[in-house]
């Protein structure tokens, strides 16, 4: 490098539920909660998914397109790092 059968001491925290919190939404964010996770730590660079305020196409209503919003607990991909086994 690489492995996570074994041991210690933690960490994190899904679903829901709750909020005179942010957000147009997706979603975050506190506060409970644990289904889970060896990076479930950090970056939105490539894909994927999600939403669509603003922008467009529509006579015009429905409707649709569209990321520059969101998501690293979707998958790569960078960086960084505890414990133990190994060298």
């Nucleotide at each position: 490098a690489c492995c996570g059968c074994c041991a210690a001491g933690g960490g994190c925290a899904a679903a829901c539920u709750c909020g005179a919190c942010c957000g147009a939404a997706a979603g975050g964010c506190g506060a409970g909660g644990a289904c889970g996770c060896a990076a479930a730590g950090c970056c939105a660079u490539g894909g994927g998914u999600c939403u669509a305020a603003g922008g467009c196409c529509a006579a015009a209503a429905a409707g649709g397109c569209u990321a520059u919003g969101a998501u690293c607990g979707c998958c790569a991909g960078g960086c960084u790092g505890c414990c133990g086994g190994a060298a």
Background:
c-di-GMP-I-GGC riboswitch aptamer from a Clostridia bacterium, 87 nucleotides, folded computationally. The prediction has a mean pLDDT of 89. The source organism's lineage runs through Bacteria, Bacillati, Bacillota and Clostridia. The sequence was found by an Rfam model in a public genome assembly.